Molecule: transfer RNA
Organism: uncultured Pseudomonadales bacterium
Formats: sequence, C1' cells, structure tokens
RNA sequence: GUCCCUAUGGUCAAGGGGUUAAGACGCGAGACUUUCAAUCUCGAAUCACCAGUUCAAAUCUGGUUAGGGACACCA
Repeated sequence: GUCCCUAUGGUCAAGGGGUUAAGACGCGAGACUUUCAAUCUCGAAUCACCAGUUCAAAUCUGGUUAGGGACACCA
C1' cells in the first nucleotide's frame, strides 16, 4: 500500500428493512427475612461517526475512525 472481518447499555450479547432493540451479569428501588445473603417483582441504562438509498435504516450502500487478520513492499 491492497483486500477481508468486527464495532449494539457498565460487561457479555440476540436481532440483518416496519420489534416498546430480546436476554444474562452488574446497578437502583421494593417485597420476603430479626439482619445480611439468596429468591421474587419493578425500574434506569445501548445500535462508533458522517453521508446516501428507501415511505421507513441498528439492519442495505459508500466513506471515516478504532480494533483484528491476509497478502505485498522492505534496495
């Protein structure tokens, strides 16, 4: 330098055009308990960024950024 893959709450992670963006751990509140833990219920918190396509984009396309990989170059 060329090409390929990945990016979703604090962590892990499902969803690949129309979902209230699923779930687990963690966090907050409540119930239970003499208290704590465990258990149960409820809640807050997420689509890397910029464009494009579309009636509609986390999802498709292009670019950027970051991470990973393959190849090439290395007189």